This is a predicted structure of a 73-nucleotide RNA (transfer RNA) from Actinomadura sp. KC216. Rfam family: tRNA. It is annotated as a transfer RNA. The coordinates come from a structure-prediction model, not an experiment, and the mean pLDDT is 80. The RNAcentral record of the sequence draws on ENA.

RNA sequence: GCGUCGGUAGCUCAAUUGGAAGAGCGCUGGUCUCCAAAACCAGUGUGUGUAGGUUCGAGUCCUACCCGUCGUG
Numbered sequence: 001g002c003g004u005c006g007g008u009a010g011c012u013c014a015a016u017u018g019g020a021a022g023a024g025c026g027c028u029g030g031u032c033u034c035c036a037a038a039a040c041c042a043g044u045g046u047g048u049g050u051a052g053g054u055u056c057g058a059g060u061c062c063u064a065c066c067c068g069u070c071g072u073g
Stems, first nucleotide, its partner, number of pairs: 001072003005068003010025004019056001026044006049065005
C1' cells in the first nucleotide's frame, strides 16, 4: 500500500426485513450483619468513531475519512 473484520453506556456485548437502542457486569440506596462480604429488594444511562448522501424514517443502506484487529506484499 491492498484486502478483511470491527468501533453502540464506565466495561463486555445485543438490536431480526430500515420503523428510532437494550441486557449483563458495574455504580447508588436499602434489608441483613458488631463491621464487611455474599444474598435479596429498589434505583441509576446527555451511549451508535467523524463528515456527508439516500429515505417520510438510518445503529442498520451508500461515499470519503479517522482509529483498532487479522491477513497479504